[in-house]
Molecule: small-subunit ribosomal RNA
Organism: uncultured Gammaproteobacteria bacterium
RNA sequence: AGAGUUUGAUCCUGGCUCAGGAUGAACGCUGGCGGCGUGUCUAAGGCAUGCAAGUCGAACGGACCUUUGGAGUUCGCUUUAAAGGUUAGUGGCAAACGGGAGAGUAACACAUUGGUAACCUACCCCCAAGACGGGAAUAACACUCCGAAAGGAGUGCUAAUACCCGAUGUGCUGUAUCAACAUAAGUUGGUCCAGUAAAGCUUCGACGCUUGGGGAGGGGCCUAUGCCCUAUCAGCUAGUUGGUGUGAUAAUAGCGCACCAAGGCAAUGACGGGUAGUGGGUGUGAGAGCACGACCCACCUCACUGGGACUGAGACACUGCCCAGACUCCUACGGGAGGCUGCAGUCGAGAAUCUUCCCCAAUGCACGAAAGUGUGAGGGAGCGACGCCGCGUGAUUGAUGAAGCCCUUCGGGGUGUAAAAAUCUUUUAUUAGGGACGAACAAAUGACGGUACCUAAUGAAUAAGGAGCUGCUAAUCUCGUGCCAGCAGCAGCGGUAAUACGAGAGCUCCAAGCGUUAUCCGGAUUUAUUGGGCGUAAAGGGUUCGUAGGCGGUCGAUUAAGUCAAUGGUAAAAUCCCAGGGCUCAACCCUGGAUCUGCUGUUGAAACUAAUUGACUAGAGAGUGGAAGAGGCAAGCGGAAUUGCCGGUGUAGGGGUAAAAUCCGUUGAUAUCGGCAAGAACACCAAAUGCAAAGGCAGCUUGCUAGGACACUUCUGACGCUGAGGAACGAAAGCGUGGGUAGCGAAUGGGAUUAGAUACCCCAGUAGUCCACGCCGUAAACGAUGGAUGCUUGACAUUGGAAGUUUCGACCCUUUCAGUGUCGCUUAACCAAGUUAACACCUUAAGCAUCCCGCCUGGGGAGUACGGCCGCAAGGCUAAAACUCAAAGGAAUUGACGGGGACCCGCACAAGCGGUGGAGCAUGUGGUUUAAUUCGACGAUAAGCGAGGAACCUUACCAAGGCUUGACAUCUAGCUGCAGGCACCUGGAAACAGGAGCCGCCUUCGAGGGUGCUAGACAGGUGCUGCAUGGUUGUCGUCAGCUCGUGUCGUGAGAUGUACGGUUAAGUCCGGAAACGAGCGCAACCCCUGCCCUAAUUUAUACUUUAUUAGGGGACCGCCGUGUUUAACACGGAGGAAGGUGGGGAUGACGUCAAAUCAGCAUGGCCCUUACGCCUUGGGCGACACACAUGCUACAAUGGCCGGUACAAAGGGUUGCUAAGCCGAGAGGCGGAGCUAAUCCCAUCAAAGCCGGUCUCAGUUCGGAUUGAGGUCUGCAACUCGACCUCAUGAAGCUGGAAUCGCUAGUAACCGUGAAUCAUAACGUCACGGUGAAUACGUUCUCGGGUCUUGUACACACCGCCCGUCACGUCAAGAGAGUCGGUAAUACCCGAAUGUCGUUGUAGGACGACAGAAGGUAGGAUCGAUAAUAGGGGCGAAGUCGUAACAAGGCAUCCGUAGCGGAAGCUGUGGAUG
Repeated sequence: AGAGUUUGAUCCUGGCUCAGGAUGAACGCUGGCGGCGUGUCUAAGGCAUGCAAGUCGAACGGACCUUUGGAGUUCGCUUUAAAGGUUAGUGGCAAACGGGAGAGUAACACAUUGGUAACCUACCCCCAAGACGGGAAUAACACUCCGAAAGGAGUGCUAAUACCCGAUGUGCUGUAUCAACAUAAGUUGGUCCAGUAAAGCUUCGACGCUUGGGGAGGGGCCUAUGCCCUAUCAGCUAGUUGGUGUGAUAAUAGCGCACCAAGGCAAUGACGGGUAGUGGGUGUGAGAGCACGACCCACCUCACUGGGACUGAGACACUGCCCAGACUCCUACGGGAGGCUGCAGUCGAGAAUCUUCCCCAAUGCACGAAAGUGUGAGGGAGCGACGCCGCGUGAUUGAUGAAGCCCUUCGGGGUGUAAAAAUCUUUUAUUAGGGACGAACAAAUGACGGUACCUAAUGAAUAAGGAGCUGCUAAUCUCGUGCCAGCAGCAGCGGUAAUACGAGAGCUCCAAGCGUUAUCCGGAUUUAUUGGGCGUAAAGGGUUCGUAGGCGGUCGAUUAAGUCAAUGGUAAAAUCCCAGGGCUCAACCCUGGAUCUGCUGUUGAAACUAAUUGACUAGAGAGUGGAAGAGGCAAGCGGAAUUGCCGGUGUAGGGGUAAAAUCCGUUGAUAUCGGCAAGAACACCAAAUGCAAAGGCAGCUUGCUAGGACACUUCUGACGCUGAGGAACGAAAGCGUGGGUAGCGAAUGGGAUUAGAUACCCCAGUAGUCCACGCCGUAAACGAUGGAUGCUUGACAUUGGAAGUUUCGACCCUUUCAGUGUCGCUUAACCAAGUUAACACCUUAAGCAUCCCGCCUGGGGAGUACGGCCGCAAGGCUAAAACUCAAAGGAAUUGACGGGGACCCGCACAAGCGGUGGAGCAUGUGGUUUAAUUCGACGAUAAGCGAGGAACCUUACCAAGGCUUGACAUCUAGCUGCAGGCACCUGGAAACAGGAGCCGCCUUCGAGGGUGCUAGACAGGUGCUGCAUGGUUGUCGUCAGCUCGUGUCGUGAGAUGUACGGUUAAGUCCGGAAACGAGCGCAACCCCUGCCCUAAUUUAUACUUUAUUAGGGGACCGCCGUGUUUAACACGGAGGAAGGUGGGGAUGACGUCAAAUCAGCAUGGCCCUUACGCCUUGGGCGACACACAUGCUACAAUGGCCGGUACAAAGGGUUGCUAAGCCGAGAGGCGGAGCUAAUCCCAUCAAAGCCGGUCUCAGUUCGGAUUGAGGUCUGCAACUCGACCUCAUGAAGCUGGAAUCGCUAGUAACCGUGAAUCAUAACGUCACGGUGAAUACGUUCUCGGGUCUUGUACACACCGCCCGUCACGUCAAGAGAGUCGGUAAUACCCGAAUGUCGUUGUAGGACGACAGAAGGUAGGAUCGAUAAUAGGGGCGAAGUCGUAACAAGGCAUCCGUAGCGGAAGCUGUGGAUG
């Protein structure tokens, strides 16, 4: 100090999250030792038991005990005196401290600063003075009595430092009075009168007592300042504010009371509500701050809850009293007792917090003369890793590195010097011995404690875990799992190759701890004083006026409030910081210093602010003058248009739309002419115009009225700026009352459109729109830009003025001043600087500054709920939370897309020719069927596709029968004179199983090679994953594109280059240009073909020649002309076989489709292993209600049939092609010449064609399906299931709906020929030639593509995104008839203890009045809990209905308002451009 996360990428805004530190913590796993700290944060809930405040016999009288002496003695003892001790009671002091807790309290409670001339103070210290005389009681005790107890009553006796009376009065107090000082009531001194004190004890040292003064320490009261949230708490207050008097108090005071006055507080936040002990300080932070207030210290408050007083120096009293209440306990039921928020401990609550320990040895406190006693204060120990600090769990050597485990590319690597092993040490541990300081105070005295510490011995011995390893964030591999189980702080992992889940191994970080959770600060400049913003991201109020407030021109003088300087006081200690010191170090502790930024006193300065005072004119205002304007209000007037009515002319339509219809019209419309009426709005002028605070304002005239600008520089003299609250104005819609209503027109009705159409379009049409008066108070009320002032380059238009020139005077012209307004935005010219995330802004700032106001702080929930105010209503203003998400958003970039635009291309359309879709058949596919109908391919880019050829084989499928190192490969071990060949038998469908016969190894002599058997490694798989892959392929597309280097521009993504003007088939070329070059594509180079030439060659050829091979020439816009910019290029012409790429082929850029293929091949992973492998026979891939695709043959006369006759190219052939000849009607058979091919054969090589004949429009002499019979060929075998021949049979079909395909020239169409595959088996495929057209105006439309531009809420990229209702589930909040409870107060009733007052009594006392806690009654306020029900909101994996928005989103969108509609929404009206 930053990082992750919005996007395809970028910059910004903005939230969320993380890394750090901390804790009185808790939880999980683990746990060796010590020191110092710390430990009920929750129920101020209830408490058993013990202890926590006593002490003094030197205040007092008794009682009891001990010792000694005397007397008596019944020797038991009794009595007396003295000494010592114990002590219930009287008395004194203490008990108001110490200890605990934080409920209450928002307050003079606390903190700081002052005051008290308005006060008190026991014990302690100092000073002054004093203590004389007397008296009456009472407890204890004794007796009697009551009660269960607690306790109480009566009678009698007694003492005192208990109580009372008298004397004295230094003094003190009070009344009156004088003087000085001071002044707020006072202090000091003086005079008169009145009142007022005492206590003894003693060991003779002392300790006490009384009065007064002073001190110290302690306290009471008052003042100023500081002190949380809330305005959805705005008004509060009757003892209230003040005065007079009186009472009370230590003391001031409405503190109480009586009377009088009507005040007091509040936007600088009263009153109310919520929360809370306050401070020193603590945590964090660079700081400013923010959060907190455990332990320690100071103060306050409380003591079961509420009230009250008594005693006392001090209390309204934690372990005192009285009363009431709740709770608990005892009880004989009549009554009593109690208060752990003291120390331990217990129950409960809770995530959670300890021993019913030791000691008064030390420090302190109470009492005492003292010894001493008491002390759960305190000192210690115990428990808890709760925190901080320290130590240890060993050290050294030890391998190219054991074993085990993990990984592996199988070579190795890791754990790892780690272990083992060797040597050494002993902190710690255990045992043994010694052994403190803390003790002050002469002696004695130690709970801790036989502790700390020291010494010795034993022995590596007793001692390591936790979390993490995708990024942030240090650290990775393997296996398991398969959107499951799970992880997760955020982003996010997991759907079969998970470094993210679980495990193992390894590694990383900490370490007696490590993680998690919770909370606080930080990071967060994310509330911004330091230190943010508001055009578009959240954010300028709709506008103006103006109150409080804030800020404020120039020059003097004075003061000294702010400010500054010096100095004094205070700011407790502890804490923090620095230095030093003590525990072995540290934590911890001690000493000193610094600090505590504050408050206050005194002295000084006078620049600035302020205050007072004086002056000025540049701000502001007033005056005079002429001019501009749709500024406002009122009244009057005008013409055009529209509609209606009346009349004339006139006849069949009109109107409306994309097209129609509803509608109007023969009862005469529309059209046209004339007249009348009504209401609303004001064409042209008109504009970048003008005016106004904004909303807004437009015919003309008049009246009234407001504001602004200029000129003159006459007057005032800072009079100013802004403006919380407040007031006024405020489009449209809407509301109320009354008018008015021509046109338009929500709602509504009808007609269309549509799947629907509550819309868009059309025909009607009510509110409304208009006027008057009154409300409403909102808009995209926008420049999405608050107001004022100053400063910082220009241009143009306009208004007004001045000067110059000119003129008789003007106009015009030039210059200049002031004002108003506007445009363009890096340009043809005149634009910078600066700002900004960018877009953009730029003298009308979004620049540079000052002042004031308003507003913002993630998205949604929500401008909503509740409350309040306003409104007739609609609604407006103010304005949350729960919950939920990790984003929401701005600007710009690259793409993609658009029912956006421009340009261009393509058999894309159009123009043509021929088809498909209808029939029959063939082939493929789907579906169905089946034991199996093996598998793959599915829009274009699957479907005569893989397959260029399924009877067996192929074959992957099914049934059955067999084999298990295997049909095939390599290796190891053992055995084998063994391979292999020939023919045979039995079973069998074969494979196979079994049997028997004959022939039979090589060799370098090493059991070396080969073979077979057995065993083992392994083979094998057309099993899965094309979404793990390689390779190959399709497609966009033979479209013209796709990129790079350097430079430049931009914060950046990116841009430029590659855009633009021409041109091209082309990013082809040219021109220009912040680009200059380059690469992959285009083109060319390659092949075939078209013309010519040369050479060679045999198997062609009668000759010319032809063919093949090799080489060359030719075409390049080269020549001429025209156009264009002189270019590129285009058009025309000549020549030429060929003319502008001559024709065809091969060639396919970066990429797209997770496109296709694991079944062509290869291959990772997974799976099977007597089977998912292998062999065999048979079957299936050939099924058949049906649907689709591709073809063939046809439907006929441009034809069928018969006869005659002509012309190709390119191929193939030895397992082959097969001639001649013969046989057969034919398929074919016999035959065998020739040919390894320019030679022979297929093959006379063709068919369409041409010539002649016949048929005559018909289901035919068309068409040939189907079926029957007989044959031929191939093959082991044609049943399932081949092809062909002959005879017979003779189906559908008469040109094909919607729709759709191919083709631009030797092309389409028609015709035949050959080949691959192949034993046989093409209507398919590939190739070859023959005959040989038509048409293209053109680019509006359809499809596809390219370039530029534009919009975008899309980026999985329009097959995108996305809105609302409804249905289901779930969550939180609000409303709700009500119900329940809390809190604070009010009114009344009742009224304890107690207090005051009064009356009365000899006294104890009695009675009365008032106040008074708790309680009761009543109506409200406020807060909370809960509730039938209804409504909205959020979230949820694939639900339903539509399609509102994003592109012109298919009706541009949005804002306000009103009506309507299942829903998004639609429509009217005004507004914005986002």